[in-house]
Parts: sequence; C1' cells; structure tokens
RNA sequence: UGGGGUAUAGCCAAGCGGUAAGGCAACGGACUUUGACUCCGUCAUUCGCAAGUUCGAAUCUUGCUACCCCAG
Repeated sequence: UGGGGUAUAGCCAAGCGGUAAGGCAACGGACUUUGACUCCGUCAUUCGCAAGUUCGAAUCUUGCUACCCCAG
C1' cells in the first nucleotide's frame, strides 16, 4: 500500500428493512438463623464514528476509526 474479516450491555453472544433474543455478572426482592442453591424482577434515549438511501436502518450504500488475517 492492496484485499478480506470483525465492531451490539461490564463480559460472551443472536438478530433475513418494521418495538434489540439469550447466558454470565451486577442491582432489588422472595426463600434461609446466616450464606450458598433456587425463584421473581430491573438492566443497550441508540448497535465503533459520520453522512446517504428509505415512510422506516443494528441490518442497505459511502467515507473514516480500531483490531485481526492474507499478499507485497
């Protein structure tokens, strides 16, 4: 420098243009003498950033940023 991939909560991770699943952790509660286990509840005003397309974008397009892989 060129090509490809990844970017979603504290961590892991799903998500074919129409209200963003789930698990772990955390917090609150129930249970328990206490703790653990178990059960119930809460937790993404924005999905890396900025534009664009669209009635509507995590999803499509463009640019950029970070990281990984390949080539030189």

This is a predicted structure of a 72-nucleotide RNA (transfer RNA) from an uncultured Erysipelotrichaceae bacterium.
Its mean pLDDT, the model's own confidence on a scale to 100, is 80.
Its Rfam family is "tRNA". Rfam links the family to the GO term triplet codon-amino acid adaptor activity. Rfam classes the family as a transfer RNA.